[in-house]
RNA sequence: AGCCCCGGCUGGGGGUGCCGCAAGGCUGAGAGAGAACGGUCUCAACCCUUUGAACCUGAUGUGGUUAAUUCCAACAUAGGAAAGCAGGCAAGCGCCGGC
Numbered sequence: 001a002g003c004c005c006c007g008g009c010u011g012g013g014g015g016u017g018c019c020g021c022a023a024g025g026c027u028g029a030g031a032g033a034g035a036a037c038g039g040u041c042u043c044a045a046c047c048c049u050u051u052g053a054a055c056c057u058g059a060u061g062u063g064g065u066u067a068a069u070u071c072c073a074a075c076a077u078a079g080g081a082a083a084g085c086a087g088g089c090a091a092g093c094g095c096c097g098g099c
Base pairs, nucleotide, nucleotide: 005088006087008085009084010083011049012048013047014046017026018025019024032043033042034041035040055080056079057078062073063072064071
């Protein structure tokens, strides 16, 4: 010096379901608010950012479970999917104890 690893900054990429008259309930990191007019935009939170299972397709699919639902599992070495910078070997992370 580079690489790995760790977090940071900037930019970017995402999804927002099921049940219920409602209140609310379930899972989860996240199931939100508003506008506009037909599935679009803005903002907030959260997650992901090629070392890519964030997320999309397959899928009005398959098996299981449930009040119901990607709720769980397989599919999955499947096909796609959004990058740059400057730092740090004790920063950071985890556990235990004390205040």
A computed fold for a 99-nucleotide RNA from a Bacillota bacterium, annotated as TPP riboswitch aptamer (THI element).
Lineage of the source: Bacteria > Bacillati > Bacillota.
The prediction has a mean pLDDT of 76.